[in-house]
RNA sequence: UUAUCGAGAAAGGCUGAGGGACAGGCCCUGUGAAGCCUUAGCAACCUGAUCAAGAAUCAAGGUGCUAAUUCCUGCCCAAACUGUGUUACAGUUUUGGGGUAGAUGA
Repeated sequence: UUAUCGAGAAAGGCUGAGGGACAGGCCCUGUGAAGCCUUAGCAACCUGAUCAAGAAUCAAGGUGCUAAUUCCUGCCCAAACUGUGUUACAGUUUUGGGGUAGAUGA
């Protein structure tokens, strides 16, 4: 820089208190967090095979991943609702769109 992020997929061993990036919220966790190891699985970005090529299909070598939509929100816009000093401002929550941030691949 670019693509994707509403799908999918866990058991065991060591160890022992934190973890979900950050902030707020809300969750997970001694019925065992995070970490390390083993085995298994998911997926198909890169890769390989078929093919004239593309598309497509298949495989699974390099990564990645295996609670909750990237757990939700964060900034902006629109709609709806509420309040007030009413053609404007503010607030809340909800919904939709875009963005930021983050993660992963190339």